[in-house]
Molecule: c-di-AMP riboswitch aptamer (ydaO/yuaA leader)
Organism: Paenibacillus montanisoli
RNA sequence: AUCGUUAUCACGCUGAAUUUCUAUUCUGGAAAUCGGGGGAACCAAUCAACUGGGGUGAAUCUCGCAGCAGUGCCGUACAGACGGCGGCUUCGAGUAGGGCGACUCUUACGCCCGAAUCCGUCAGCUAACCUCGUAAGCGUAAUAAGAGAGGCAAC
Numbered sequence: 001a002u003c004g005u006u007a008u009c010a011c012g013c014u015g016a017a018u019u020u021c022u023a024u025u026c027u028g029g030a031a032a033u034c035g036g037g038g039g040a041a042c043c044a045a046u047c048a049a050c051u052g053g054g055g056u057g058a059a060u061c062u063c064g065c066a067g068c069a070g071u072g073c074c075g076u077a078c079a080g081a082c083g084g085c086g087g088c089u090u091c092g093a094g095u096a097g098g099g100c101g102a103c104u105c106u107u108a109c110g111c112c113c114g115a116a117u118c119c120g121u122c123a124g125c126u127a128a129c130c131u132c133g134u135a136a137g138c139g140u141a142a143u144a145a146g147a148g149a150g151g152c153a154a155c
Stems, first nucleotide, its partner, number of pairs: 011139004018032005034133005043124001052122001053119004061094004066089003072085005097113005103148006
């Protein structure tokens, strides 16, 4: 000097997920904050079939290849067979939408995400009211221009 690992502190990112007090000798409890759900009137909705329906979340939707189940619907048809629609899965390409690039906004440029999970046959909106959560996981190509705000230092 470089690379890797571990621990602590500080800073930062996604997210509602932070702060304080108290008890105990660090199990618990309470409050504030922020976030979610249920819940009138009025309004909205009100049909049939197929996959019940709904919530948190940016995380929806479309197309394509291949595969699976099965006869739910339609057509030809005496029946069968065939074809189409519908259902599920892997993968691929996009996409509604969302995040980051270290004060804010605008523009440009660049890099990413576009998941997961819960309720349990049940919930439109919704004042009063009722109720729940306050986790988890990480580390930015530390870009540019303009406008604005703030801080420090010197005089």